[in-house]
């Protein structure tokens, strides 16, 4: 130089005019509303969207419901430490697979509890003789070769994605872990590691595959969600009390009597537009130094307050600059994972290759 690879950041700037939502301060009318609270007006002066606000796929917080605890069923997670509020997140190994390599992937318990399946093809898909090798040992026939019978054989052939550990050497009638070397697994012992696991040594111990097939294990889950729920009650509905007195009323023209309004006390009721106030924006947050840790993270110590609506604001237009602008826009909160994305930087420089000194 040229190829690749891992982290990790940004997501047009400035300046000007009109709107909008929040706050905060002032100020005005007595306009909305049964009333408060609060809304409507005016001015000022601060503030106003993401890295994904997204999908709502996971996990927690909070809220309700009596969800004790134990057990069925059903969901989920499944090498191994460790981090975290918590996880199906991350971190950092270990097996395994991919690349010449940095490095990337990894749904990675259990097939020796049991069922179940394993297309075609092929005797046979699990404990197997289609073709073939064999005739040593046994019976029988024959003078003998030999022939039959009884049998034995997973070495060869063929089918397959897979045929009952593999190559070789001995060894046998032919054959076989039948015996030995080296590989492969399993199973025991030692020895490293917290562990997954690793190395060694010994034992002929050979045992098909399939659990994102049932199923066993281990572990972990209550459920519905902020429209979740709380608060605030004039009128109106129920039930209770009071009715000495007051006040309307009706029986009645008056009195007394009584009915019923009232009164007091409970409960029930709240918005698709003309209720309000909480929850709801100080947080497992954010930025920045130290210190622990390889690393996810933890701890201390400083700064600043950083959107908050309920028909739901963050918008439009003008001047300028440039590398000419992707994806896309909050709704109870936060931790993650997936998707979507125009350019743009930063790092370790780590890997290969080639080139000059």
């Nucleotide at each position: 130089c040229g190829a690749g690879u891992a982290a990790g950041c940004u997501g047009a700037g400035c300046g000007g005019a009109c709107g909008c939502g929040g706050c905060g301060c002032g100020g005005a009318g007595a306009c909305c509303c049964a009333a408060a609270a609060g809304g409507c007006c005016c001015g000022c002066g601060c503030u106003g969207a993401g890295g994904a606000a997204a999908g709502u796929c996971c996990g927690g917080g909070c809220u309700u419901c009596a969800c004790a605890g134990g057990g069925c069923a059903g969901g989920g997670u499944g090498c191994c430490g460790g981090c975290u509020a918590a996880c199906g997140g991350c971190c950092g190994g270990u097996g395994a697979g991919a690349g010449u390599g940095a490095u990337c992937u990894u749904a990675a318990g259990g097939a020796a509890a049991g069922u179940g399946c394993c297309a075609c093809a092929g005797a046979a898909a699990c404990a197997a003789a289609c073709c073939g090798c064999c005739u040593a040992a046994g019976c029988g026939c024959g003078c003998a070769a030999g022939c039959g019978c009884c049998g034995g054989c997973a070495a060869g052939g063929a089918u397959g994605g897979a045929a009952c550990g593999g190559u070789g050497c001995g060894g046998u009638a032919a054959g076989a872990g039948c015996g030995c070397a080296c590989c492969a697994g399993c199973g025991g012992c030692c020895g490293g590691g917290u562990g997954a696991c690793c190395g060694g040594c010994c034992g002929g111990c050979u045992a098909g595959g399939u659990a994102a097939a049932c199923c066993c294990c281990a572990c972990c889950c209550g459920a519905a969600g902020c429209a979740a729920g709380g608060c605030c009650a004039a009128a109106u509905g129920c039930a209770g009390g009071c009715g000495c007195a007051c006040a309307g009323u009706g029986c009645u023209g008056c009195c007394c009597g009584u009915c019923c309004u009232g009164c007091c006390u409970g409960c029930a009721u709240a918005a698709a537009a003309g209720g309000g106030c909480c929850g709801c924006a100080g947080g497992a947050g954010g930025c920045g130094g130290c210190u622990g840790g390889c690393a996810a993270c933890a701890g201390c110590c400083g700064c600043a307050c950083c959107a908050g609506a309920u028909a739901g604001a963050u918008g439009u237009c003008c001047g300028u600059u440039c590398a000419c602008g992707a994806c896309a826009g909050a709704a109870c909160c936060c931790g993650g994972c997936u998707u979507a994305c125009a350019g743009g930087c930063u790092u370790g420089g780590c890997u290969c290759g080639g080139c000059u000194u």